Background: A computed fold for a 529-nucleotide part of an RNA from Shimia sp. SK013, annotated as large-subunit ribosomal RNA, domain I. The source organism's lineage runs through Bacteria, Pseudomonadati, Pseudomonadota, Roseobacteraceae and Shimia. The coordinates come from a structure-prediction model, not an experiment, and the mean pLDDT is 83.
[in-house]
Context: one part of a larger RNA
RNA sequence: GGCGUUUGGUGAAUGCCUUGGCAGUAAGAGGCGAUGAAAGACGUGAUACUCUGCGAUAAGUCAUGGGGAGCUGAGAAUAAGCUUUGAUCCAUGAAUUUCUGAAUGGGGGAACCCACCUGAAAGUUCACUAUUACUACUUCGGUAGCUAAUAGGGUUCUUAACCAGGUACUUUUUGACUGAAUACAUAGGUCUUAAAGAGCAAACCCGGGGAACUGAAACAUCUAAGUACCCGGAGGAAAGGAAAUCAAUUGAUACUCUGCUAGUAGCGGCGAGCGAACGCGGAUCAGCCAAGCCUGAUGAGUGAAUAGAACGACCUGGGAAGGUCGGCCAUAGAGGGUGAUAGCCCCGUAUAUGAAGCUCUGAAGGAUGUAUUAAGUAGGGCGGAACACGUGAAAUUCUGUCUGAAGAUCGGAGGACCACCUUCGAAGGCUAAGUACUCCUUACUGACCGAUAGUGAACCAGUACCGUGAGGGAAAGGUGAAAAGCACCCCGACGAGGGGAGUGAAACAGUACCUGAAACCGAACGCCU
Numbered sequence: 001g002g003c004g005u006u007u008g009g010u011g012a013a014u015g016c017c018u019u020g021g022c023a024g025u026a027a028g029a030g031g032c033g034a035u036g037a038a039a040g041a042c043g044u045g046a047u048a049c050u051c052u053g054c055g056a057u058a059a060g061u062c063a064u065g066g067g068g069a070g071c072u073g074a075g076a077a078u079a080a081g082c083u084u085u086g087a088u089c090c091a092u093g094a095a096u097u098u099c100u101g102a103a104u105g106g107g108g109g110a111a112c113c114c115a116c117c118u119g120a121a122a123g124u125u126c127a128c129u130a131u132u133a134c135u136a137c138u139u140c141g142g143u144a145g146c147u148a149a150u151a152g153g154g155u156u157c158u159u160a161a162c163c164a165g166g167u168a169c170u171u172u173u174u175g176a177c178u179g180a181a182u183a184c185a186u187a188g189g190u191c192u193u194a195a196a197g198a199g200c201a202a203a204c205c206c207g208g209g210g211a212a213c214u215g216a217a218a219c220a221u222c223u224a225a226g227u228a229c230c231c232g233g234a235g236g237a238a239a240g241g242a243a244a245u246c247a248a249u250u251g252a253u254a255c256u257c258u259g260c261u262a263g264u265a266g267c268g269g270c271g272a273g274c275g276a277a278c279g280c281g282g283a284u285c286a287g288c289c290a291a292g293c294c295u296g297a298u299g300a301g302u303g304a305a306u307a308g309a310a311c312g313a314c315c316u317g318g319g320a321a322g323g324u325c326g327g328c329c330a331u332a333g334a335g336g337g338u339g340a341u342a343g344c345c346c347c348g349u350a351u352a353u354g355a356a357g358c359u360c361u362g363a364a365g366g367a368u369g370u371a372u373u374a375a376g377u378a379g380g381g382c383g384g385a386a387c388a389c390g391u392g393a394a395a396u397u398c399u400g401u402c403u404g405a406a407g408a409u410c411g412g413a414g415g416a417c418c419a420c421c422u423u424c425g426a427a428g429g430c431u432a433a434g435u436a437c438u439c440c441u442u443a444c445u446g447a448c449c450g451a452u453a454g455u456g457a458a459c460c461a462g463u464a465c466c467g468u469g470a471g472g473g474a475a476a477g478g479u480g481a482a483a484a485g486c487a488c489c490c491c492g493a494c495g496a497g498g499g500g501a502g503u504g505a506a507a508c509a510g511u512a513c514c515u516g517a518a519a520c521c522g523a524a525c526g527c528c529u
Base pairs, nucleotide, nucleotide: 001528002527003526004525005524006523007522008521009520015514016478017477020449021448022446023445024444025443026442027441028440029438030437031200032199039100040099041098042055043054044053046078049075050074051073061094062093063092064091065090066089070082071081072080105114106113107112115167116166117165118164119163121159122158123157126154128152129151130150131149132148133147134145135144136143137142169197170196171195172194175191176190177189178188204235205233206232207231208230209229215222219269245252246251256283257282258281259280260279266274267273287430288429289428293366294365295364299360300359301358302357305353306352307351311326312325313324314323315322327344328343329333335347336346337345379403380402381401382400383399384398385397386396389415410425411424412423413422414421465472466471485513488500489499490498491497
């Protein structure tokens, strides 16, 4: 040095576990905000820091209801306290709610700076009223006066600091003042009164704008795509909607969504590709010209919570829920916990009950309202756009521009156009349900994951850290049933670390803690060289 056996170190795989995720189902909710939101800063405890809660009334205050023995949130103990005169806790309502933030008195480099007005408070002037004292008069009951004190409400002025309220803009509204061209006026301006708006939020929805990569095996029409993205607006849904619609000689009957029709008819450098409708089947149905609005009986739901059945012995074991034997309950054998696997040990579950608040329902009553046929329109020319339809034979819809009818004896449509026939009545408006979505709440489910997985995040994570910034963005779970977390002794530096002792079922479970593979590094023994 090699090989082998044994035994260690290091290391973290693997196994098992799950507080966290993921995907759904069924309900609910679908908004919050000038009564100051979302998001934050700073404070707040007997206690330094962080999280959570809360706001100078600051881990809290008050009220109502529940509940019934412990409690003062977590990391994490100690002190000091609270509590059957009912605490802590739970539900609901109310109060407080610093500063920033739409932020709104002005400013500003967010959480800061600087104001004004009014009030309160304090002082003060003046007069009044009342009482008391004083003086004068007095019929001794009182009356008058001025001075002074006290008190009360009023009034004038002042106020360093503290406190409260108000003071932004825009639109609409009330009432004043002012005031052009232009005489009266009006527009406009200034002030004032009252209301509303503003900002945030995951997707869904409507409208206004609107790409490119890409595909066409290049590329220009075309495609991608009216997609991404930007802007505006609204609601719990939005949009649409009761035929100037289809159909085809029978007729159907608003709108929306959906399975077919059908990758059909068509469109298309007839390339790539794009792509209907009629009709049939289903979901849901509703019509109208305020359908509704206000008060709200009744009933239902939700709801802190309440009651809630039934088991023992022996054996193994550290421990029984395991095994054996014998019982019991079940409208409850969902699930979880308990020292291993529990219907009957605990929490629960089925079932029954349930205050306030809230939600739905809407008996009865009340108040208000009830349009009247749509002209610079339809149509046309030019230029565009939308329709599956790229200008085409191109109907239909919208309109930038130029024009421009008829009036129910009329007008539109039926895919150029004309006639006939059929059908409908534009140029005003409203309308539930069926449909779309899930930031969020509750319950439940999974041939979903199980710590390199599953959210980026199971753990104080959008953290640490990186970047001027926009932005990027981790790693990191497990002692044990219970801390019983090793008293005491010894070596050592009153270390680190270790050896005894003790706890424990186990300490090769010692907080570098379950299991503990391999790479890598040793030791002992045997053999070979």